A computed fold for a 103-nucleotide RNA from a Flavobacteriales bacterium, annotated as SAM riboswitch aptamer (S box leader). The sequence was found by an Rfam model in a public genome assembly. Model confidence (mean pLDDT): 79 of 100.

RNA sequence: GCUUUAUCAAGAAGGACGGAGGGAAAAGGCCCUAUGAAGUCCUGGCAACCCUGUAAAAGCUGGGUGCCAACUCCUACUCGAACGAAUUCGAGAUAGAUGAGGC
Numbered sequence: 001g002c003u004u005u006a007u008c009a010a011g012a013a014g015g016a017c018g019g020a021g022g023g024a025a026a027a028g029g030c031c032c033u034a035u036g037a038a039g040u041c042c043u044g045g046c047a048a049c050c051c052u053g054u055a056a057a058a059g060c061u062g063g064g065u066g067c068c069a070a071c072u073c074c075u076a077c078u079c080g081a082a083c084g085a086a087u088u089c090g091a092g093a094u095a096g097a098u099g100a101g102g103c
Base pairs, nucleotide, nucleotide: 001103002102003101004100005099006098007097008096013043014042015041016040017039021032022031023030027075028074029073044068045067046066048065049064050063051062053060054059072095077092078091079090080089081088082087
């Protein structure tokens, strides 16, 4: 990197460096940001998956990755419903993120 599969409505801080951007891709919105963005480091926390120990099980300890603004921030594509219209809601698909397995 490709692929299979599971989950995605919840949850989670502070400091230092840094110095203007960021929120996955294209587009449109909206939001965060000099009361310092992205990124790096330290400590802390959350708890999704995997492994181990204990246990009937639940649970708990330890470990591996992960995560710590907003529903995956919202829309986009398909179908259905509601409605005078805009629009709203539900289901699905595509895509994305994370874990685990395989190549």